Description
This is a predicted structure of an 82-nucleotide RNA (transfer RNA) from a Patescibacteria group bacterium. Its Rfam family is "tRNA". The family's RNA type in Rfam is transfer RNA. The prediction has a mean pLDDT of 81. Lineage of the source: Bacteria > Bacteria candidate phyla.
RNA sequence: GGGCAAGUGGCGGAAUUGGUAUACGCGUAUGGCUUAGGACCAUAUGCCGAAAGGCGUGAGGGUUCGAGUCCCUCCUUGCCCA
Numbered sequence: 001g002g003g004c005a006a007g008u009g010g011c012g013g014a015a016u017u018g019g020u021a022u023a024c025g026c027g028u029a030u031g032g033c034u035u036a037g038g039a040c041c042a043u044a045u046g047c048c049g050a051a052a053g054g055c056g057u058g059a060g061g062g063u064u065c066g067a068g069u070c071c072c073u074c075c076u077u078g079c080c081c082a
Base pairs, nucleotide, nucleotide: 001081002080003079004078005077006076007075010026011025012024019065027045028044029043030042031041032040046055047054048053058074059073060072061071062070
């Protein structure tokens, strides 16, 4: 230099054909249980906001009524070729 793949809450990881973003697991918080802890059980858990509501899928643009998903450019990481 050329080709391919990936990037989503604190972490892993889903989201089917473009139609409720974060299912599920882990972690964390509070409570229960326990002499105490572990295990187990219940509830909550993206951000801003008093609320209504708004914002958020690596960054920026485009298409569309509607984009995590399609298109373009760029960034980062990995693999292959030279």